[in-house]
Context: one part of a larger RNA
Parts: sequence; structure tokens; C1' cells
RNA sequence: UGCAUGUGAUGGAUGCCUUGGCGAUCACAGGCGAUGAAGGACGUGGCAGCCUGCGAAAAGCUGCGGGGAGCCGGCAAACAGGCAUUGAUCCGCAGAUGUCCGAAUGGGGAAACCCGGCCCGCGAGGGUCACCGCCACCUGAAUCCAUAGGGUGGAGGGAGCGAACCCGGUGAACUGAAACAUCUCAGUAGCCGGAGGAAGAGAAAUCAACCGAGAUUCCGAGAGUAGUGGCGAGCGAAAUCGGAAGAGCCUGCCGUCUUUAGCCGACGUCGUAGCGGAACGCUCUGGAAAGUGCGGCCGCAGCGGGUGACAGCCCCGUACGCGAAACGAUGUCGGUGGAACUGAGUCGGCGACAAGUAGGGCGGGACACGUGAAAUCCUGUCUGAAGAUGGGGGGACCAUCCUCCAAGGCUAAAUACUCGUGAUCGACCGAUAGUGAACCAGUACCGUGAGGGAAAGGCGAAAAGAACCCCGGAAGGGGAGUGAAACAGAUCCUGAAAUCGCAUGCAU
Repeated sequence: UGCAUGUGAUGGAUGCCUUGGCGAUCACAGGCGAUGAAGGACGUGGCAGCCUGCGAAAAGCUGCGGGGAGCCGGCAAACAGGCAUUGAUCCGCAGAUGUCCGAAUGGGGAAACCCGGCCCGCGAGGGUCACCGCCACCUGAAUCCAUAGGGUGGAGGGAGCGAACCCGGUGAACUGAAACAUCUCAGUAGCCGGAGGAAGAGAAAUCAACCGAGAUUCCGAGAGUAGUGGCGAGCGAAAUCGGAAGAGCCUGCCGUCUUUAGCCGACGUCGUAGCGGAACGCUCUGGAAAGUGCGGCCGCAGCGGGUGACAGCCCCGUACGCGAAACGAUGUCGGUGGAACUGAGUCGGCGACAAGUAGGGCGGGACACGUGAAAUCCUGUCUGAAGAUGGGGGGACCAUCCUCCAAGGCUAAAUACUCGUGAUCGACCGAUAGUGAACCAGUACCGUGAGGGAAAGGCGAAAAGAACCCCGGAAGGGGAGUGAAACAGAUCCUGAAAUCGCAUGCAU
């Protein structure tokens, strides 16, 4: 030095586990905000670093209800001091307090800071003061009336945030066409505005075809059909049929009647705390029984979890049943109210029936339809009717026929989505997986910034976490002790491989 055997070190694979994820189903909720949100800064504990909670009334205050023996949140023990059957801690509902920043709104500003006016108060301190819009009044130009403008007062509408879904405005390119320009990607992504729990659409100037249907929306078929298309790549309907759902209405004036909304009360149901809830013992092994053996019991409960191994009957639960002072939702009934700010109905009378519109020319856009034979819809520009004896449409256009009534408006459901709450489930993951994040993670760290973005779980049933002794400065170790086990000793379950020792044998 090599090989072999044994025994260690290192390392953290594998197995097992799960507090975390992922995907669904059902129900709820679908908003919060000038009564100051979302999100933060700074504080706040006897000692207090971080997290959580809270706000100078600061891990909390008050009331009401639940609950019933311990409690003073977690990491995280100890000390000190307290509270509690005169019902604490804890849970629910309602209320009070709520620094500073932030739409941030008295002015400023490099967010959490600086500096003011006015009113009240001895003071400490408290209140108020942004902008736009709305209402009323006053004032008031060019310009007579008026209007614009200015001012005062009032009410308290807007502003900002939020995951997706929705409507509107604006609107790419890569790409495909095997190049590329029409075309495609695509009215997609992005950006902007607006709204709701849904939004939008919606009660025929619609289709159809000589038969008829009867608002809209969504799903299945029709159908990758008819078409469209450098007739390339591609794009791609409708009628009709079957389903889901189903609902129709309004207008200006006068009169009439009924009630609705709203508010109050009672009751029912549901939600936001909870309560009751059946049935087991002995034996053996073992550190421990839920396992073995024996004999029982309950079940509208043998879902699930925990307990020192595998428990229907030990614990929490589960089936089932019950429950609210308060607040919320919803329904019914009674009262009040009176067509009012908005939005209904009955009956009668009168009135109205949508004009720079329809259509046309030019240029565009939308329609599955790229200008085409191109109807239909929208309109930048120029024009421009009729008026129910009228007008639109039926894919150029004309006639016949059929059908409908534009240029005002409202409308539930069936449909889309899930930041969130509760319940339940999984031939989903099991720590290089599953969220980036099971752990104090959008953290540490990187970047001027936009932004990028980790690693990191497991002693044991219970800390019983090793008193005491020895070596050592310590680290570490040897005894002793605990424990079933300490080669479970905190770098702690299992402990593979690479890698590195030691011992022995053989070879050199």
C1' cells in the first nucleotide's frame, strides 16, 4: 500500500409520521371606507426580545347572555404579585376607548413628521377648517333683461381599497401562413373608465315561409354543416329541434280607489355562544393494553380523533334531541304611514306615439361574411324623408305576398366568478414532495430600483433533559442516576451511499 473480516466516524438517503398544502362538493357571504377603510408606523406587560392581542381607558374597559373551576395569550420555564362558586379565566352579542400615517381632507411634507387660523376651557385639553358635486339665499360683468363669475348658509352625495367574474373605451407584437405584405395570433395581452352580487341582454320596425312561431339568457344538437378565405394558413354561423329558467311592463295631465316601500310590535324559522347524549370487566404478555384468552353490554351512536402498542362500551366526539338576554337574516300577522326622493297597481277622462331621425353619397368599423351580387347594424363627413291611405324587414334590386312598428325607458330566474366563512370529501402530496412559505416567509439575502427570492420539520409515553463524583481552562468524556431503550442525551426516531479511521488476517 492492496484485499478481506470486524468495529467506528462522517453524512442524512430510506422507512414511518404530520401541525402544512393541493383539488373538489354543498351552504353562506359577496364588500370595506370621511362615524376615516385596506395597509402600516409607534407604543402597550412587574421584569418583555419576537409573535399574537390591544390603543395613552393600550394582552385590555362596560352591559347582556353562555359556561362552571381554575386563571393572569404563545415561543417559555422560573421569580414576584394578584384574580376566582359574591361565578374568575374563557366563548358569543352589543357598546366604550381607539396615538400617528395612509383617500388623508387646515397648510406643508423626504408617509408615520413640521407649522397654523378660529371657537370653548383657568389649564390640561377638546372641537373645527381640503376639493368636487347638490340645495337655498345674497351679489353680480362684457350687455338692457339675463347669464358667466363671486359670496354665505345648509344637507352630507362623491373621493380610496378589494381575488376573480361583468360592461364599455383604447388596443399590440411574438407567432401561423413552413419566407411575407392582405390574412392570422385577436378585439387576445396590456392600459383606462364604470358597476353589481352578479353584470350584460330582454318583451319584436324578430324569425319564418305561404305552414307557422312568439322577450332575453345559458346548455345539448343542428355542425366543423352553410358559407367565408393571398378560396392559402385559417375563420366559421343561422333557422330549427331537445332541455334549464320563465314574467312581463312603464311614460304627460286630471280625478278615483287599493294597497306597496319605509317604520313599530308580536310570533315562527335560520345564523352568531352552547347543552344533553347509550354501553366493560377480569386474565396473560409487556415499560405501558387499546393486543391475547374468557365472559358481557350498547347501537337512530361500529364517522373521526386522542389515550404509554391495534378501544363501539376510558376521554373528546358521533346518531338523535334541545337551546338565545342581544344582534342579524327571512317569513306571517297586526298597527302606523301615505304616492311622498326614486321605482308600482285599479278604474274613468283627456292627451301623446319619439327628425337632423330613417334613408342616401363618400370613408371606415361590426356582422362567421376579407367589397364581394353584399343585404343587415354602427357612424366621421355631406345630405335628408314619410307621418298609419304611413313606415321597416324578408341577403343586390323590382313586383306580389307575408310579417313587424325604429328613432324613449324598466325588468326576476335559468348563466359567470371566489378575496372570504362553515361543513364534508379525496385510487391527491408527505418535507428535493405538496403553496415560494408545515419552522416567526414574501422572511434572511441580492438589486439604486422595478424586481428576484431561499434554506430550515421529528429525543421520549412522560423531561423523568442526566443530582453527585472523576479527568480537563473549556469543549468533550468516564462513572453514577432516569428511562422499555441513552448506539433515544438534546448536532437527539430510523440512520443507506460516497468519504475517512481503528483492530485482526493475508499479500507485497
This is a predicted structure of a 508-nucleotide part of an RNA (large-subunit ribosomal RNA, domain I) from a Betaproteobacteria bacterium. NCBI's taxonomy places the organism under Bacteria, Pseudomonadati, Pseudomonadota, Betaproteobacteria. The sequence was found in a public genome assembly. Its Rfam family is "Bacterial large subunit ribosomal RNA".